A computed fold for a 175-nucleotide RNA from Lactobacillus sp. S2-2, annotated as Lysine riboswitch aptamer.
RNA sequence: CAAAUAAAUAGAGGUUGCAAGAGAUAUCAGUAAAUAGUGGAGUAAUCACAAAGCUUUGAAGCUAUUGAAAGGAUCAAUUGCCGAAGUUUCUUAAAAUGGUGAACUUAAGAUACUGGGACGUAGUUUAAUAUUCUACGGACUGUCGUAACUUUAGUUACGGGGUGCUAUCAAUUCA
Numbered sequence: 001c002a003a004a005u006a007a008a009u010a011g012a013g014g015u016u017g018c019a020a021g022a023g024a025u026a027u028c029a030g031u032a033a034a035u036a037g038u039g040g041a042g043u044a045a046u047c048a049c050a051a052a053g054c055u056u057u058g059a060a061g062c063u064a065u066u067g068a069a070a071g072g073a074u075c076a077a078u079u080g081c082c083g084a085a086g087u088u089u090c091u092u093a094a095a096a097u098g099g100u101g102a103a104c105u106u107a108a109g110a111u112a113c114u115g116g117g118a119c120g121u122a123g124u125u126u127a128a129u130a131u132u133c134u135a136c137g138g139a140c141u142g143u144c145g146u147a148a149c150u151u152u153a154g155u156u157a158c159g160g161g162g163u164g165c166u167a168u169c170a171a172u173u174c175a
Stems, first nucleotide, its partner, number of pairs: 003173003008168004014082001017081004023075003033066006042054002046102004085114003089110006115141002119137005143160007
C1' cells in the first nucleotide's frame, strides 16, 4: 500500500420519496341531538352472556321546526426525516356502550415481511364509487453483482435485497 471483519459519522433514490400538527374547503348530513305534538310499553354502537341500568314524573316509533361534531379526504405552504414509514402476530396499559367479556380504537414494546412510487385486477376499510391496507400482474425507477458491447462513461441482458448502497474512518486480524 492492499485485503477481511466491523463500531461510528455524513449522504443519495423522488418535481407524485415518507410522515406529523395547524389552517381553509367539500363531504359526513338534513344524519345525531334538542324542542313541540302524537303514541302508550318498551329500550344498545359488532358478537355472546347475564338480569343490572333507563322508562307511566311517559319507552320505541311517527310528524313538524331548529340543526351539529369526530374520524377520513383535498389544497398550498410549514416542520421532522431517508426503515423515512407501513403491515401480520403477540404482550402491556388506557379509553369506550346500559353490566361483564371478547372484538374495535389509541399508545409503547417484541417478532416477521416490504428498495420506491404509479397503473390494472381481486379482497379489505369506510357514510362513500373518495380513501387506507394486503396479494398478484406487467412495465418504470434507484442501487449493487455477473456477462457482453463500447465513442470509456455509457448501453443491453440476468439476478440480489434497505441490518442494503455510496463516502470518510477508530479498532482488530492478516500481509
The coordinates come from a structure-prediction model, not an experiment, and the mean pLDDT is 77.